[in-house]
């Protein structure tokens, strides 16, 4: 960076798919160690259990619990002294009370904290968030400033005692502290204000202390803490503004506190925040309202980048805390782990009430593919409270489970070929696994085990000095030494010893894309696939081994999901004649964009500075983990936003001018531009009348209409309506649609030419107003023609068509609608620029030779064509080229221009305009084929001209089909069917029935015996089986070989078994048709093209002539065999003129070599000569010589292919399959059957014959397992005998039609000759099934053949007979051979085949082809539907908890004032206003469902027909 996928191939357009990165992922398979990050994306679903906010006793009243201390009681009594020894005394410990006295504290008052941290993301499209402003604010703790902390009261809790409850909780009544409360006094500064003046505060507690006082408590000094006032700070929060933040217009108008102002309220503060009252404003196409969706952001992923997706951790802001509403405390809250209400839901419960909220950590259910432990510690960071030790923290910080991701390291190293076994493959030779393994050396990371052992700590607390605060040395702080000491992680990192190679590799995939190939198995099964697609008996695609190839503690994608690739939405970065796409057209509103010239501004623009842009992250240079991930320092960047300060060319805006855009005068031209009234003729048509007779009229061909009641025909006249022939053109006009007879009137545009004026007025245009062909729709008129609907008539398998004959809407006219068309140049409008060359129209200027005249110059309309441009065809100054402005469209095909909606319209509809689903393509454009009931040209016994068959009969032979034990088996349209088979009684012989064999009927190898061999007997159907004789060979180096036979084991052998669609190798066929290619070279982007095409010609791509081709190759043709003449040669077996012998006759002889002939070799014929035609050419056409003339006949000869034709049964041969059988043997049988069909023959049907006699002429072959003469015998097929002959010598072997003579005389016959019946011959082991021929008799059909269909062009056809192959024996086949011996051919219309050229094509399996629609099945999504259920919401109401303001005439009321009455205040309740839940009602909009529908997709095998692709058989499309 691209790749696969449309087609026979090609280019292009276009979609789909893949390769690449990623993830808070999940499956599957596997799974050694460590660091690091990360871990409910779904139920903001419901939560058991446990923590997660508490602390201060240096505020306070206290004393429940614990330790002290202090005092006392009771009991027991240790020690000691005392003793009369009885005991006293003393009284440590124990038990027990008591005292708040000290340490400390349960529950409580009060302080600060519970608005931080933690967690989610439901809601929100702007009360949010980012960015960058801003002024009308507040701030507890902190920090500096400054002032002060005087004096007084009057309750509450707790505690007590009663009492109420099941509990949760209380309720009375009484003591009683305070940094609790509430006055008084002061008031710099502080607030109010009318400027005069008026207001409002505090609280103490704690350590230490000399003199002084002292109720003996303390005052008092001081020092810290706290507190009141009150400035500035800092932090932190509220507010307001701009600008920007998804998606739909099938959501277009929203808004009444709604814009604003006044005044009042209110709040920390500005403000309709809130009330009144006035005005009627405010927003909205630059998108308001209104539905869906969505926390937003730094960043994150991915991209070369612009850009897209995205918003988990981390951080910054925000919004929630069961759902819904409220305020209250307070510096801050309408507060997750506070309240009070209303709700759902859960849980107590004594039924009366009453309790909770995990979206804080952890943990359970649910849900889901899927996501973790009810762990340690406050050691560290950090927060709360405290003077402070210290308490508290599920914030944190570790530790667990998870390959969840990154990152790293191990699972060994080296040597080792006998290239081991084993597997796997094999062409059986060998490859491969593979240095890979064993084995032989070494190491020892990691993981084990034992040890040692950092770092993370810093503070606090004692002690001592010193400073500083004080009247102090006291006490506090503060700095400095010294000792002390605090680790969760921790069996920590680390580092050391020790043992052993020891513990430790797997996943996918290998058909292309896409690196990596075999064997098996399996047989469109089973399965695989991300696209194309594998799989129907040789799968590199399935499964399985072997092997390989990528990656590796991970792998695969299986999956989802996101960028990219994809310039496939294109700002960077695309189109839009034919592929998707230019609105039918114009006018034009908004917006876009706009001519020259001077100032000026300074919005855009440009540069500079300042400011921000958080930190992370990302980059970059550095550092610490042994590296790396990861951490940490610094730095750049954050491409933005704002202030400022410059400039001033261009935009742009002011402000003057200009005339080159554009426009106005004025003159003239051209025109089917339109509108209105008017008039002409021709022609259809009908009417009248006249002539006149029978058909007209229509078609491929008919009929139906017409007509004898007078039609077509003609003549005359009349009446109506419509279009306007010629001129007429690729002309003219018009925005377009469109406009055509002639006048008259109204009007709209364009052009040119010369001057005048106006000064940018322009240009394009979303919404938008108009015009807008046919067809249709309204109303009213008209109505000749001509013609949907309709009938008829043909036609057809039908024929709701084409074709005919008839016909109403409707075509037309006014007046209203409709608003679409292939409304097309399939090309949007305006300007600029950029070779030519021809033609038309219409306008002006010039010349001149004055014309049918040249040369310019302009406005059009056409045809070529340069360069360019396109995919190509094309287009090319009338661009589709190069550029500029603006609009409108387009993004795979199908559903579909369709549904829902809206909007239009009387309908008809029309306009906008989706989705599910589905398919991997759908498409353009251009090449080669092939096809066409297109075309042109040309050939062929192709068709016509002719002969003669065939189809009818018998019979023979092949096939089908039936049959059958078995009818072996293949050939089946030309191109199978008398073919394989040149020849089935047995054999062949594959078939089939019964009997039999197992190394086999047949090769090879080994062993062991024997010679081979040859006669023979018994059994049997035979194969076999059991004997008997005979015979002992050859070669030898003497060991043995050879060859033959039998036996015995196993390697093998056999198979006419499948498979000709796995093959070789013959062969048919197209076609002996002309034709089929290739190299160079040019043309084309490419498939391809040219050559090979065009003009003759020819049997021919023969040949010539042109020609971007020029050459070649296999085909053609010729070379080769025959046969036709002639000549040399040569002379038997063949021949016999001329000479001689000879016979009844015969070349039968001597002779000869002349002739036939035989078989060798030349000779010939080649458009060579000749006259015409042709291009002077190839060539054709006549002649002329010639045997023999234009390839002389005939053969052999078959180009690239093309039928998956045929054959595995000729042969060869892969794979399978069968091995006591599907191999072999062998007897009989069968292949030869028989209702019937078909082909191929014969052989008739007769006088051109039959018979019957007579008699004449062939060529070619064959012949020793043979041909067989003469003779004899038989009516005759033959038999007997047996000369010649291995062959121009002998025989097969008489040729036959022909000829002449005679009969028959038109019949089923003297034609035909099948069938039968006797008896016979020959071959063979053997004629039953089942040969052939031969005499005898016997005498079928058939009397020339429907439809249809074959053969032949000359020595042919037609008739006539001979020979050979095969083969014992068996042709009417089949291959040869001679003999006799015709007709016709105008010609290429037409049928059939084949060639070349050109068209069109939706075919390319190629017309046996492709394809469309209905019905009918299946299934799929969707639209309508009486409806039904739900969800969100508007608007009208009711209803009105908490709570908050307001107002209170009701109770109740400690401080303060009082005149002592009460009063100000304050509570309760009551009420009124908001309001949250509820509740009607009525609409909207969305999901979901419905009987029944409707039309769309898909699906293999249906069912009817052929519409479309060729002139698709009626051009085809809108």
């Nucleotide at each position: 960076a691209g790749a696969g996928u449309u087609u026979g191939a090609u280019c292009c357009u276009g979609g789909c798919u893949c390769a690449g990165a990623u993830u808070g992922a999940a499956c599957g398979c596997u799974g050694g160690c460590g660091g690091u990050a990360u871990g409910c994306u779904u139920a903001a679903c419901a939560c058991a259990u446990g923590c997660a906010a508490g602390u201060c006793g240096a505020a306070c009243g206290g004393u429940a619990a614990c330790a002290g201390a202090u005092c006392g009681c009771u009991g027991u009594g240790a020690u000691c002294c005392c003793u009369u020894c009885g005991g006293g005394g003393u009284g440590a410990a124990c038990u027990u009370g008591a005292u708040g006295c000290u340490g400390a504290c349960g529950a409580g008052u009060g302080g600060c904290g519970g608005a931080c941290g933690g967690g989610u993301g439901a809601g929100u499209a702007a009360u949010a968030c980012a960015u960058a402003g801003g002024a009308a604010u507040c701030u507890g703790c902190c920090c500096a400033g400054u002032a002060g902390c005087g004096g007084g009261g009057g309750a509450c809790a707790a505690c007590g005692u009663g009492u109420g409850g099941a509990a949760a909780c209380g309720c009375a009544c009484g003591c009683u502290a305070a940094u609790a409360c509430c006055g008084c006094a002061u008031a710099c500064g502080c607030c109010c204000u009318a400027c005069g003046g008026g207001g409002g505060a505090a609280a103490g507690c704690g350590g230490g202390g000399g003199a002084c006082c002292u109720u003996c408590g303390g005052g008092c000094c001081u020092c810290g803490c706290a507190c009141u006032a009150u400035u500035g700070g800092a932090u932190g929060a509220g507010c307001c503004u701009a600008u920007g933040u998804c998606u739909g217009a099938u959501u277009a108008g929203c808004u009444u506190g709604u814009u604003g102002g006044u005044a009042g309220g209110g709040u920390a503060a500005a403000a309709g925040c809130c009330u009144a009252c006035c005005a009627a404003g405010g927003c909205g196409a630059c998108g308001a309202u209104c539905a869906g969706u969505a926390g937003c952001u730094g960043g994150u992923u991915u991209g070369a980048g612009a850009g897209a997706a995205u918003g988990a951790u981390c951080a910054g802001c925000c919004a929630c805390a069961c759902u819904g509403g409220g305020a209250c405390u307070g510096a801050g809250a309408c507060a997750c782990g506070g309240c009070c209400c209303a709700g759902a839901c859960u849980c107590c419960u004594a039924c009366g009430g009453g309790a909770g909220g995990c979206a804080g950590c952890a943990g359970u259910g649910g849900g889901g593919a899927a996501u973790a432990u009810u762990g340690g510690a406050c050691a560290a960071u950090g927060g709360g409270c405290g003077c402070a030790a210290g308490c508290c923290u599920g914030a944190u910080c570790c530790a667990g489970c998870a390959a969840u991701g990154c990152c790293g390291c191990g699972u060994g190293u080296g040597u080792g070929a006998a290239g081991a076994a084993g597997g796997c493959c094999u062409u059986c030779g060998g490859g491969u696994u593979g240095u890979a393994a064993a084995g032989c050396a070494c190491u020892u990371u990691c993981a084990g085990u034992u040890g040692u052992g950092a770092g993370g700590a810093a503070a606090g607390g004692g002690g001592u000095g010193u400073a500083g605060u004080u009247a102090a040395u006291a006490g506090c702080u503060g700095c400095a030494u010294c000792c002390u000491g605090u680790g969760a992680c921790g069996u920590u990192a680390a580092c050391a010893a020790c043992a052993g190679a020891a513990g430790a590799a797997g996943c996918a995939c290998c058909g292309g894309c896409u690196a990596a190939c075999u064997u098996c198995g399996u047989g469109c099964c089973a399965g695989c696939a991300g696209c194309c697609g594998c799989g129907g008996u040789a799968a590199u695609a399935c499964g399985a081994g072997g092997g390989g190839u990528g990656c590796a503690a991970g792998c695969g994608u299986u999956u989802a999901a996101u960028c990219g690739g994809a310039a496939u939405u294109a700002c960077u970065g695309g189109g839009c004649g034919u592929a998707a796409a230019g609105c039918g057209u114009u006018c034009g509103u908004a917006g876009g964009c706009g001519g020259u010239c001077u100032a000026u501004u300074a919005a855009g623009c440009a540069a500079g500075a300042u400011g921000u842009g958080a930190a992370a992250g990302c980059c970059c240079a550095g550092g610490g983990c042994u590296c790396a991930a990861c951490c940490u320092u610094g730095g750049a960047a954050c491409u933005g936003c704002a202030u400022u300060u410059u400039g001033a060319a261009c935009u742009g805006g002011u402000a003057g001018a200009c005339u080159a855009g554009a426009g106005u005068a004025c003159u003239g031209u051209a025109g089917a531009g339109g509108g209105u009234g008017g008039u002409g003729g021709a022609a259809u048509u009908u009417c009248c009348a006249g002539u006149g007779u029978a058909g007209c009229g229509g078609u491929g061909a008919a009929a139906u209409g017409c007509g004898u009641a007078g039609a077509g025909a003609u003549u005359g006249g009349a009446a109506g309506g419509a279009a306007c022939a010629u001129c007429a053109g690729u002309g003219g006009c018009g925005a377009a649609g469109g406009c055509g007879g002639c006048c008259a009137c109204c009007u709209g545009g364009a052009c040119a030419a010369a001057u005048a004026c106006u000064g940018a007025c322009g240009c394009u245009g979303a919404g938008g107003c108009a015009c807008g062909a046919a067809a249709g729709c309204g109303u009213g008129g008209g109505g000749a023609g001509c013609a949907a609907a309709c009938a008829g008539g043909a036609u057809u398998a039908g024929a709701u068509a084409c074709c005919c004959u008839g016909g109403u809407a409707g075509u037309c006219c006014a007046c209203g609608c409709c608003g679409u068309a292939a409304a097309c140049g399939a090309u949007g409008u305006c300007a600029a620029c950029u070779a030519g060359c021809u033609g038309u129209c219409u306008g002006u200027a010039g010349a001149u030779u004055u014309a049918a005249u040249c040369u310019g110059u302009g406005a059009g309309u056409a045809g070529c064509g340069a360069a360019g441009c396109u995919a190509a065809c094309g287009c090319g100054a009338u661009a589709a080229g190069u550029u500029g402005a603006c609009c409108g469209c387009c993004u795979g095909g199908g559903g579909a221009g369709u549904a829902c909606g809206g909007c239009c319209g009387c309908a008809a509809g029309g306009u906008u305009a989706a989705a599910a689903c589905u398919c991997a393509a759908a498409g353009g454009a251009a090449u080669u084929g092939a096809c066409g009931g297109g075309g042109g040209c040309c050939c062929g016994c192709a068709c016509a001209a002719g002969c003669g068959g065939u189809g009818g009969a018998g019979c023979a032979u092949g096939u089908g089909g039936u049959u059958u034990a078995a009818u072996u088996c293949g050939a089946u349209g030309c191109a199978a069917c008398g073919c394989g088979a040149a020849g089935a009684a047995c054999c062949u012989u594959a078939c089939c029935u019964g009997g039999u064999c197992u190394u086999g009927a047949c090769a090879u190898c080994c062993u062991a015996a024997g010679a081979a061999u040859c006669c023979u007997g018994u059994a049997g159907a035979g194969a076999u089986a059991c004997g008997g004789g005979a015979g002992u060979g050859c070669c030898u180096u003497c060991g043995g070989g050879a060859g033959c036979u039998u036996a015995g084991a196993g390697a093998c052998a056999g198979g006419u078994g499948c498979u000709g669609c796995a093959u070789g190798g013959c062969u048919g066929u197209c076609g002996u048709c002309a034709g089929c290619u290739c190299g160079u070279g040019u043309c084309g982007u490419g498939a391809g093209a040219u050559g090979u095409u065009g003009g003759g010609u020819u049997a021919a791509g023969u040949c010539c002539c042109g020609c971007a081709a020029c050459g070649a190759g296999c085909g053609c043709a010729a070379c080769c065999c025959u046969u036709g003449u002639c000549c040399u040669u040569a002379g038997u077996u063949g021949c016999c003129a001329g000479c001689a012998c000879g016979u009844a006759a015969a070349g039968g002889u001597g002779g000869g070599a002349a002739c036939u002939c035989u078989a060798a070799g030349g000779a010939g014929a080649c458009u060579g000569c000749u006259g015409g035609u042709g291009a002077u050419a190839a060539a054709c056409c006549g002649g002329a010589g010639g045997a023999a003339g234009g390839u002389g006949g005939g053969g052999a000869c078959g180009a690239c292919g093309u039928c998956a034709a045929g054959u595995c049964a000729u042969c060869a041969u892969g794979g399978c399959c069968c091995u006591u059988a599907c191999g072999a043997c062998c007897u009989g049988g069968g292949c030869u059957a028989c209702a019937c069909a078909c082909g191929u023959g014969c052989u008739a049907c007769a006088a051109u014959g039959g018979a019957a006699c007579g008699c004449a002429c062939a060529g070619a072959g064959g012949g020793u397992u043979g041909c067989a003469a003469c003779c004899u015998c038989g009516c005759g097929a033959g038999a007997g005998u047996g000369a010649g002959c291995c062959a121009a010598u002998c025989c097969c072997a008489c040729a036959a039609a022909a000829c002449g003579u005679u009969u028959c005389g038109u019949a089923g016959u003297c034609c035909g000759g099948a069938u039968c019946g006797g008896a016979g011959u020959c071959u063979g082991c053997a004629a039953c099934u089942c040969g052939a021929c031969u005499c005898c008799g016997u005498g079928a059909a058939g009397u020339c053949g429907g439809a249809a269909u074959c053969g032949c062009u000359a020595g042919u056809a037609a008739u006539c007979g001979c020979g050979g192959a095969u083969c014992a024996g068996a042709a009417u086949g089949c291959c040869g051979c001679g003999g006799u011996g015709a007709a016709u051919a105008c010609g290429u219309u037409c049928c059939c085949g084949g060639g070349c050229c050109u068209u069109g094509u939706a075919c390319a399996c190629a017309c046996c082809g492709c394809c469309c629609g209905u019905c009918a099945c299946a299934c799929c999504a969707u639209g309508g539907g009486a409806g039904u259920g739900g969800g969100u919401u508007g608007c009208u109401c009711c209803a009105g908890a908490a709570g908050u303001g307001g107002u209170u005439a009701g109770c109740c009321u400690a401080a303060c004032c009082u005149u002592c009455g009460g009063g100000a205040g304050g509570g309760c309740g009551a009420u009124c206003a908001c309001c949250a839940c509820g509740g009607a009602g009525u609409g909207a909009u969305u999901c979901a469902u419905g009987a029944c529908u409707g039309g769309g997709g898909u699906g293999a095998a249906g069912u009817c027909g052929u519409a479309a692709c060729a002139a698709g058989g009626u051009a085809g499309c809108c």
Notes
Model confidence (mean pLDDT): 85 of 100. The RNA shown here (small-subunit ribosomal RNA) has 1518 nucleotides and comes from an uncultured prokaryote. It matches the Rfam family "Bacterial small subunit ribosomal RNA".